[in-house]
The RNA shown here (SAM riboswitch aptamer (S box leader)) has 106 nucleotides and comes from a Candidatus Peregrinibacteria bacterium.

RNA sequence: CUUCUAUCCAGAGAGGCAUCGAGGGAACUGGCCCGCUGAGAUGCCCCCCAACCCGCCCGUGAGGGCAACGGUGGGAACUCCAGCCCCGCAUGGGGGAAGAUAGCUU
Numbered sequence: 001c002u003u004c005u006a007u008c009c010a011g012a013g014a015g016g017c018a019u020c021g022a023g024g025g026a027a028c029u030g031g032c033c034c035g036c037u038g039a040g041a042u043g044c045c046c047c048c049c050a051a052c053c054c055g056c057c058c059g060u061g062a063g064g065g066c067a068a069c070g071g072u073g074g075g076a077a078c079u080c081c082a083g084c085c086c087c088g089c090a091u092g093g094g095g096g097a098a099g100a101u102a103g104c105u106u
Stems, first nucleotide, its partner, number of pairs: 004103005013046001015045006023034003028083004047075003052071002055066004079098001084095004
């Protein structure tokens, strides 16, 4: 990196310092929102959330429970909303695609 599997309407500082500085919210399009009162990116520090792996327990098994040291991950808005298909007069509902995260294999 690719395939596969699972999850994504919950939760948690838009924290402090430093550097860069006009864009950013994955890509494209349409919205909407954030941004020189400095967004965002990178580095350091602390705090927090969560529970995929690791650990422990129950179970024939599928799976369930506990814990949170360690390996990740995350801490604006539902993956910010939508764009493709189906149902519906419509508001809307369901399902996909793509993306993100984890794990196994290669």
Its mean pLDDT, the model's own confidence on a scale to 100, is 85.
Rfam family: SAM riboswitch aptamer (S box leader). The literature on the family includes a 2004 paper in Nucleic Acids Res by Rodionov et al., "Comparative genomics of the methionine metabolism in Gram-positive bacteria: a variety of regulatory systems".
Lineage of the source: Bacteria > Bacteria candidate phyla > Candidatus Peregrinibacteriota.